The prediction has a mean pLDDT of 84. The part of an RNA shown here (small-subunit ribosomal RNA, 5' domain) has 520 nucleotides and comes from a Pseudomonadota bacterium. Rfam family: Bacterial small subunit ribosomal RNA. Taxonomically the source falls in Pseudomonadota (Bacteria, Pseudomonadati).
Context: one part of a larger RNA
RNA sequence: GAACGAACGCUGGCGGCGUGCCUAAUACAUGCAAGUCGAACGAGAAAGUCCUUCGGGAUGAGUAUAGUGGCGCACGGGUGAGUAACGCGUAGGUAACCUGCCUUGAAGUGGGGAAUAACACAGCGAAAGUUGUGCUAAUACCGCAUAUGAAGGUGACUUCAAAGGGGGGUAGCAAUACCUCUCGCUUUAAGAUGGGCCUGCGUGACAUUAGGUAGUUGGUGGGGUAAUGGCCUACCAAGCCGACGAUGUCUAUCCGGUCUGAGAGGAUGAUCGGACACACUGGAACUGAGACACGGUCCAGACUCCUACGGGAGGCAGCAGUAGGGAAUAUUGCGCAAUGGGGGAAACCCUGACGCAGCAACGCCGCGUGAGUGAGGAAGGUCUUCGGAUUGUAAAACUCUUUUAUUAGGGAAAAAUGGUCAGGGAGCUAAUACCCCCUGAUUUGAUGGUACCUAAAGAAUAAGCACCGGCUAACUUCGUGCCAGCAGCCGCGGUAAUACGAAGGGUGCAAGCGUUGUUC
Numbered sequence: 001g002a003a004c005g006a007a008c009g010c011u012g013g014c015g016g017c018g019u020g021c022c023u024a025a026u027a028c029a030u031g032c033a034a035g036u037c038g039a040a041c042g043a044g045a046a047a048g049u050c051c052u053u054c055g056g057g058a059u060g061a062g063u064a065u066a067g068u069g070g071c072g073c074a075c076g077g078g079u080g081a082g083u084a085a086c087g088c089g090u091a092g093g094u095a096a097c098c099u100g101c102c103u104u105g106a107a108g109u110g111g112g113g114a115a116u117a118a119c120a121c122a123g124c125g126a127a128a129g130u131u132g133u134g135c136u137a138a139u140a141c142c143g144c145a146u147a148u149g150a151a152g153g154u155g156a157c158u159u160c161a162a163a164g165g166g167g168g169g170u171a172g173c174a175a176u177a178c179c180u181c182u183c184g185c186u187u188u189a190a191g192a193u194g195g196g197c198c199u200g201c202g203u204g205a206c207a208u209u210a211g212g213u214a215g216u217u218g219g220u221g222g223g224g225u226a227a228u229g230g231c232c233u234a235c236c237a238a239g240c241c242g243a244c245g246a247u248g249u250c251u252a253u254c255c256g257g258u259c260u261g262a263g264a265g266g267a268u269g270a271u272c273g274g275a276c277a278c279a280c281u282g283g284a285a286c287u288g289a290g291a292c293a294c295g296g297u298c299c300a301g302a303c304u305c306c307u308a309c310g311g312g313a314g315g316c317a318g319c320a321g322u323a324g325g326g327a328a329u330a331u332u333g334c335g336c337a338a339u340g341g342g343g344g345a346a347a348c349c350c351u352g353a354c355g356c357a358g359c360a361a362c363g364c365c366g367c368g369u370g371a372g373u374g375a376g377g378a379a380g381g382u383c384u385u386c387g388g389a390u391u392g393u394a395a396a397a398c399u400c401u402u403u404u405a406u407u408a409g410g411g412a413a414a415a416a417u418g419g420u421c422a423g424g425g426a427g428c429u430a431a432u433a434c435c436c437c438c439u440g441a442u443u444u445g446a447u448g449g450u451a452c453c454u455a456a457a458g459a460a461u462a463a464g465c466a467c468c469g470g471c472u473a474a475c476u477u478c479g480u481g482c483c484a485g486c487a488g489c490c491g492c493g494g495u496a497a498u499a500c501g502a503a504g505g506g507u508g509c510a511a512g513c514g515u516u517g518u519u520c
């Protein structure tokens, strides 16, 4: 000199864009943060309104609601405790592998069965909850058939599927049958995406850590996994690593980057992006395409809460917020309008992701606190050699301007490729339905009556902080008298202190200025 997620002191007008628990991975009151689908399925209210023969009926409404089932909950969001490791980075390998949803191609979707929740009844319990009996549905579950294909086998051959829903139409009194479109379902091939595993190289400190290792190193058989492998197991062999630093101890998430520097390098890893790890502590598996799962389950532990003492409930390192710790770090806000995500055919629902607003000069950037003229160089202050000098064109005064602040009026873009309605059209089709595309109209904004624009009046609403001995830009007077004090280094202060304190003046930065801390 530069930098900072900074803090402290004094001061403080506005705006834009960012950033904001670095400490206790400490403990958490309260609310919200993951649901959705009735076009998979069986049940199925009430209030209100209307009618009434006063019994009830209709509508509300197949709505709300719970349940079975499907998909999602493995994403998104948080934190950095652990980890010195194939954890990360980079370059490769996988003939040793998996991949839901999505895209493309091929083939199929026939015919049956037995249950169970909800519900009803009965019971236990303080509660959390739970037991028995009975009834019922499905895209839930299970056989059979078929097998393009796939898997296994040298081969003969063996084994493996499925589910229906909705729109429209024809026939029919209806049940139903058939045609068609669409969303699904099953098998399989390929792709895309996402992952698993392996390897070369790189990636801290200490030798005042020198030897370490028995599943240890390798082989064979077996098991396990999507898959290789001592990953596990039985047996056999005695290996394997190490001064090119094994082992041990301490420290630490890693990278793209960030800061500094001419560079080489050094330091660092907040925000944003990629990867990893963790979710009260330790352990375990289940479900699933994917987890050994933050807002799932089980076991153990610590802690907190409820209890009828028998037993139960909980996990903010999600967003806010509270206590504590600390020099120190924000609102228990608004909205799903946009972007993105989950579910759904869709409408739509959910979304503390996200978009916004609030607080903080915490940072960067921009603007303002007025401009011009103005010498009797006013008054006052300070100094003085008492002549004057300086503050100083500074003020006053005159002439202007109105950014900003205030008030009043107008007022966005962000919104379409979304929704609804109407018209038109291509394909499919028996069809003018349905599905799809185009055009037009209309509708949807948290931010926000915000940005922005216009007008009104008026210099009106707006300057501080540090320093002035040398380094280092900037000097005098008074007070003090080795005292009080200053100080980054050298050093000042003991009666004339440009170094302490005050005043006047000056210098430097400026809505900031200094100090402290840390890095180069």
Stems, first nucleotide, its partner, number of pairs: 001520004006516005013367006019360002021325001026323003030320003035071003040068002043065001048059004078278003087203008097195002102191008110144001112142002119134006149160004164183008204250003211241003216238008253275004257268004280301005303314004331357001333356003339353001340351004370400004380391004406456005414447001418443008427435001464509005469490003475504005485492002